SAM riboswitch aptamer (S box leader) from an uncultured Bacteroidota bacterium, 117 nucleotides, folded computationally. It was read from a public genome assembly, where an Rfam model found it. It matches the Rfam family "SAM riboswitch aptamer (S box leader)". Rfam describes the family as follows. The SAM riboswitch is found upstream of a number of genes which code for proteins involved in methionine or cysteine biosynthesis in Gram-positive bacteria.
RNA sequence: CACUUAUCAAGAAAGGCAGAGGGUCAUGGCCCUGUGAAGCCUUAGCAACCUCUCCGGGUGCAAAUUCGGAAACUGGUGCUAAUUCCAUCCCAACACAAUCGUUGGGAGAGAUAAGUC
Repeated sequence: CACUUAUCAAGAAAGGCAGAGGGUCAUGGCCCUGUGAAGCCUUAGCAACCUCUCCGGGUGCAAAUUCGGAAACUGGUGCUAAUUCCAUCCCAACACAAUCGUUGGGAGAGAUAAGUC
C1' cells in the first nucleotide's frame, strides 16, 4: 500500500517556539485564523478500538479459545471548532408549469482502531 470488520449527530485544553495559512482526494460553498493558521515541544484532558483487571456464559480432559458485561486501574494508538462543517452519486416523499428546492434513506469516498497479508 492492499483486504476484512467495527464506529463516526456525543466528548475533551492551556502554555512556549513559530509567523500564514487551515478546515485530511477533487470541486463548489461556508467557516476558522496577526485577538496568531500550519508545524514542533511541554503539561492536561476526552474516548473505550486493542491491552491490563474483574464478573458471567459456551467449547475443551487440560492448556487454551470464544461471547457478553463492568470499571476507567495499566499500557498501545487516536483525538481535544462547526454532523466526517455542508453538498456532489442513487432512491423515495413533498413542493413545483419546468428547472431549482426541502426532508428522509442508501451508496461511494474519508478518518480511527483491531486483524490478515